Transfer RNA from an Anaerolineae bacterium, 76 nucleotides, folded computationally. Its mean pLDDT, the model's own confidence on a scale to 100, is 80.

RNA sequence: GCGCCCGUAGCUCAAUGGAUAGAGUAGCGGUCUUCGAAACCGUUGGUUGCGCGUUCGAAUCGCGCCGGGCGCACCA
Numbered sequence: 001g002c003g004c005c006c007g008u009a010g011c012u013c014a015a016u017g018g019a020u021a022g023a024g025u026a027g028c029g030g031u032c033u034u035c036g037a038a039a040c041c042g043u044u045g046g047u048u049g050c051g052c053g054u055u056c057g058a059a060u061c062g063c064g065c066c067g068g069g070c071g072c073a074c075c076a
Stems, first nucleotide, its partner, number of pairs: 001072007010025004018056001027043005049065005
C1' cells in the first nucleotide's frame, strides 16, 4: 500500500429498515443479616466511533474519515 472483518451503557453482548435502543454484569439505594457475603427488589448510566447521504423512517443501507484485528504485498 491492497483486501476482508469489527466499533452499541464502565465490561460482555442483543436489536439485520418501523415508532420510547435492551439484557447480563458492574455502580448506587433498599430488604434480609450481629456485621459482611449471597439472595431478592428498585434505580442511575447511551452523540449506537465521527461526518455526509438514501428513505416517510437508519444501530441496521451507501460514501468518506478515525480506531482496532486478520490476511497479502513491499522492505534497496
Rfam family: tRNA. By type it is a transfer RNA. The organism belongs to Anaerolineae, within Bacteria. The sequence was found in a public genome assembly.